[in-house]
Molecule: transfer RNA
Organism: Candidatus Chloroheliaceae bacterium
């Protein structure tokens, strides 16, 4: 130094132009002598950052920064 792919809840990852989701983990309740397992609710998010287009952006443009893989 060129290309590409990745970044979204504490973790793993979904959502691909219309006000953000799921599992696991945590938290309380149910259940049980009790513990775990099961089961119900609650919370929990400047969608890696800075612009642009758009009525309207997590998504589409552009720059950056972090990784990760090719090529030279």
């Nucleotide at each position: 130094g060129c290309c590409g792919a990745a970044u979204u809840a504490g973790c793993u990852c979904a959502g691909c132009g219309g006000u953000a989701g799921a599992g696991c983990a945590g938290u309380c309740g149910c259940c049980u002598u009790g513990u775990a397992a099961g089961c119900g609710a609650a919370a929990g998010g400047u969608c890696g950052g800075a612009g642009g287009u758009u009525c309207a952006a997590a998504u589409c443009c552009u720059c950056c920064a972090u990784c990760c893989g090719g090529c030279u």